[in-house]
Context: one part of a larger RNA
């Protein structure tokens, strides 16, 4: 590099959004740069390559041809691909009527639980496990009623349910807010898809500052188990989980499946909006759209599976892979406040 891949053998970026680039809907006219036909001029000779010939053959040299992938010029063609002008409505959008929804920020509030305090009854226990201690209680524990504090999380509804790009999002209530989705009409006229750099979000944990601290609990301390027990199992417990703010910037960030358009048998359930039949009954029944799911036919697959939400048929773009170890390591180079994070090899070894 050709060529073949990326659910699960190596490989889809965590996710958007997005310059440049690549690629781009239907019909006109014009241009003639790609494009394609002629032409003419170059493409030095030697060489290679094919004839023929000359050295008794060959190497070798000569002659003649072909080649010389290629250029530039001029003349012609316009289907397609551009460019340039005027259009169109299907692709995009926008405007308007609806209803669904744990989308996002912020403030404010509600109740059960658990814990600790205070008072009341009360008295030898309690708690823990396979058994046990450790621990807690006669300075009255545990249970039991009554207050009062605090902080973190929201039983039932709750669903194979819903929203979001992903991370993810669940009590209720106000406000501010983004995105889908259906209806019927009107408008902009290709305004579109993709995105190398770049940039914004991005669980857990983890860092920095100031708070907050019930419950949970790394670490740590006992107590037990064991040969041992730097475990598992118990009693306690400190960061931490929580809150503003600012960092990190990873993850089995999965569907292990990158976006986007078209196109290709059925079944069947669920969500949300709409038509149509019917009754009025929270229904059912036929039906379009937009989502979620299940099962399958052709077809794909090494199978296993995937099958209109492709892993089927195509096109467009973008990332990624190329034996296993060494290694996601060194070394450099950037980011970081640190942890580390991105980029990332080779000796050498199977």
């Nucleotide at each position: 590099u050709u060529g073949g891949g990326c659910g699960u053998a190596a490989a889809g970026g965590g996710u958007g959004c997005g310059c440049a680039g690549g690629c781009g809907g239907c019909a006109g006219a014009u241009u003639a740069a790609g494009u394609g036909a002629g032409a003419a001029g170059u493409g030095a000779a030697a060489g290679c390559c094919c004839a023929c010939g000359g050295c008794u053959u060959a190497a070798c040299c000569g002659u003649g041809g072909a080649a010389c992938g290629g250029c530039u010029u001029c003349u012609c063609a316009u289907a397609c691909u551009g460019g340039u002008c005027a259009g169109c409505u299907u692709g995009a959008g926008u405007a308007u009527g609806g209803g669904a929804g744990a989308g996002g920020g912020a403030a404010g509030u509600g109740g059960a639980a658990u814990u600790u305090c205070c008072g009341g009854u009360g008295u030898a226990g309690c708690g823990g496990u396979g058994a046990a201690a450790u621990g807690c209680g006669u300075a009255g524990a545990g249970a039991u009623c009554g207050g009062a504090a605090g902080g973190a999380a929201c039983a039932c509804c709750a669903g194979u349910g819903g929203c979001g790009a992903a991370g993810g999002c669940g009590g209720c209530u106000u406000c501010c807010u983004g995105g889908a989705c259906c209806g019927g009409u009107a408008c902009u006229g290709a305004c579109g898809c993709u995105g190398a750099g770049g940039u914004g979000c991005g669980a857990a944990a983890g860092c920095g500052u100031g708070g907050g601290g019930a419950g949970c609990a790394a670490a740590c301390a006992g107590g037990a188990u064991u040969a041992g027990a730097u475990a598992c199992c118990c009693u306690g417990g400190u960061a931490g989980u929580c809150c503003a703010c600012g960092c990190c910037g990873u993850a089995a960030a999965c569907g292990a499946u990158g976006g986007g358009u078209a196109c290709u048998c059925g079944g069947u359930g669920c969500u949300g909006c709409g038509g149509g039949u019917a009754u009025u009954g929270a229904c059912c029944c036929c039906u379009g759209c937009a989502g979620c799911g299940c099962c399958u036919u052709a077809g794909c697959u090494a199978a296993c599976g995937c099958g209109u939400u492709a892993a089927g048929u195509a096109c467009c773009c973008c990332g990624c892979c190329u034996g296993g170890g060494g290694a996601g390591u060194a070394c450099g180079g950037u980011c970081g406040c640190a942890a580390g994070g991105c980029u990332g090899a080779a000796a050498c070894u199977c």

The part of an RNA shown here (small-subunit ribosomal RNA, central domain) has 350 nucleotides and comes from an uncultured prokaryote.